Bacterial RNase P class A from an uncultured Pseudomonadales bacterium, 390 nucleotides, folded computationally. It matches the Rfam family "Bacterial RNase P class A". By type it is a ribozyme. Its mean pLDDT, the model's own confidence on a scale to 100, is 77.
């Protein structure tokens, strides 16, 4: 200087005006009564705060509420190589195996196929206590070849050798061919022709043995020719782990109607009908309480809390001090404009200025840990590889 890996961090910046939300002081006005340095309402000023790294998606784990519940077990769901952090995870950190990259690093649904079931398209002879389609090799029996001997000259018997022929019976997993996958491999014997059939090394399998907390890994160690294929992201077995709804949890205050309950008081009562009475229909009124509904208030942000420091650990993470207090809406505030720089786009020149645009991904809703996604752009640290130059 090129191209990377890894980790962490900002998430345009300054200022200024006017709003919005909530909080503190202070204060005009109004209500409430238990009159007090008292509550509530509704407005002024005046102070300080006001969105994320993902507030997202709602996919895990918690913490808080209520409701269930003696324990345990069944169904069901999850997780799944080891050690460890943690309130807890499925998540982090270390390590171990494979696997990919020259590297730095990256990546795994990574427990059990020698308990059982069961699955394997196509293609192949054979796909699971395997298979003989081709080629290899024996037999056997035709055809061919060839000696030899009979004889009625047509043949016929005896033998030999083993033929780019045919055909039957076997042996054979060493080559060929299918296929993701064909039941160690490579050499030498060995054999009819081959084969762990023997034997050397390699590999497996099981045991010892070291090393390590454990997954492991390593051995000039033993034993065994080798049994035990894949697929649990097929049922299954084996570990471990889970009640259930969720802030519209859940508590409190509490209208207006219409309904209920207790008392009280009416029959000399109301109302209609009628000029009025009688008559005849037809309703009851008041307090006061207790459940629910609009509203409303708490839940509601002080927390497994941020930030500095030190100290233990490789590390995730814990400990001890100091220090801070940082959103809290509910038809749901967190904005909008103005100057100036930053970036990035388009245009004009006088080529270093002017002019217009424009600002990534998005936005809290009970609160925390994680993971996923979606993100213009820029910083910082460490660390590969390649080229070039001293």
């Nucleotide at each position: 200087u090129g191209a990377g890996c890894u980790g962490g961090c900002c998430a345009a910046g300054c200022a200024g005006u006017c709003g919005c939300u909530g909080g503190c002081g202070g204060u005009a006005g109004g209500g409430c009564c238990u009159u007090g340095c008292g509550c509530c309402c509704c407005g002024c000023c005046g102070c300080g705060a006001g969105a994320g790294g993902a507030a997202a998606g709602u996919c895990c784990g918690g913490g808080c509420u209520c409701c269930a519940c003696a324990g345990g077990a069944c169904a069901g769901g999850g997780c799944g190589c080891c050690a460890g952090g943690u309130a807890a995870c499925g998540c982090c950190u270390g390590g171990g195996a494979a696997g990919c990259g020259u590297g730095a690093g990256c990546u795994u649904a990574c427990g059990g196929a020698a308990a059982g079931u069961g699955c394997a398209g196509c293609a192949g002879a054979g796909a699971g206590c395997a298979g003989a389609c081709c080629g290899c090799c024996g037999c056997c029996g035709g055809c061919g070849u060839u000696g030899g001997g009979c004889c009625u000259c047509g043949g016929c018997c005896c033998g030999a050798g083993g033929g780019u022929c045919c055909g039957g019976c076997g042996g054979u997993a060493a080559g060929g061919g299918u296929g993701a996958a064909a039941g160690g491999g490579u050499g030498c014997g060995g054999u009819a022709a081959g084969a762990g059939c023997g034997c050397a090394c390699c590999g497996c399998a099981c045991g010892g043995g070291u090393g390590g907390u454990a997954a492991c890994a390593c051995c000039g160690c033993g034993u065994g020719g080798c049994u035990a294929g894949g697929c649990a992201a097929a049922c299954c077995c084996c570990g471990c782990c889970c009640g259930g709804a969720g802030c519209a949890a859940g508590g409190c205050c509490a209208a207006a109607u219409a309904g209920g309950a207790a008392c009280c008081c009416u029959a000399g009562g109301g109302u209609g009908u009628g000029a009025u009475c009688c008559g005849c229909a037809c309703c009851g009124g008041g307090u006061u309480c207790g459940g629910g509904u609009a509203g409303g208030c708490c839940g509601c942000u002080u927390g497994a809390g941020a930030c500095c420091u030190u100290c233990g650990g490789c590390g995730a993470c814990g400990a001890a001090g100091g220090c801070c207090c940082u959103a809290g809406a509910u038809g749901a505030a967190u904005g909008a404009c103005u100057g100036c720089u930053c970036g990035u786009c388009g245009g004009g020149c006088u080529u270093g200025c002017c002019c217009g645009a424009u600002g990534a991904c998005a936005g809290a809703a009970c609160c925390c840990g994680g993971c996923u996604u979606a993100u213009c752009g820029g910083c910082c640290a460490g660390c590969u590889c390649g080229c070039c130059c001293c």